[in-house]
């Protein structure tokens, strides 16, 4: 100078599944009342239940290679061990109306930066 590859930042795009059932009941609204008593809707948040998703994040593994072992000179096969990839599987976390989140793309900006 080039500029693999990795991270961050703002923008935009960005899917699946129960607006569930019980129980609790912050706070709102209706009515009643102002001596007292006491309903009715909506319902945020915990908790449990039973059903379901997979694209936060984790986790499993083929082929493939490396080593042991069969081996007696030496070389297999099968088999154990290690290392081994997903968007594929798992559903522990998360998540099932909107919002938030979201892997993964596009673009725009920053800091690093292999290798020529």
């Nucleotide at each position: 100078u080039u500029g693999a590859u990795c991270c961050c930042u703002g923008c935009g795009g960005g899917a699946g599944a129960g607006a569930u059932c019980a129980u609790u009941g912050u706070g709102u609204c209706u009515g009643a009342c102002u001596u007292a008593a006491g309903a009715g809707a909506c319902g945020a948040u915990a908790u449990g239940g039973c059903g379901c998703c997979g694209a936060a994040g984790g986790a499993g593994c083929a082929a493939c290679c490396g080593c042991c072992c069969c081996a007696a000179a030496a070389a297999a096969a099968c088999g154990a061990c290690g290392g081994g990839a997903a968007a594929c599987u798992c559903u522990c976390a998360g998540g099932c109306a909107a919002a938030c989140g979201g892997a993964c793309c596009g673009c725009a900006g920053g800091a690093a930066g292999a290798u020529g």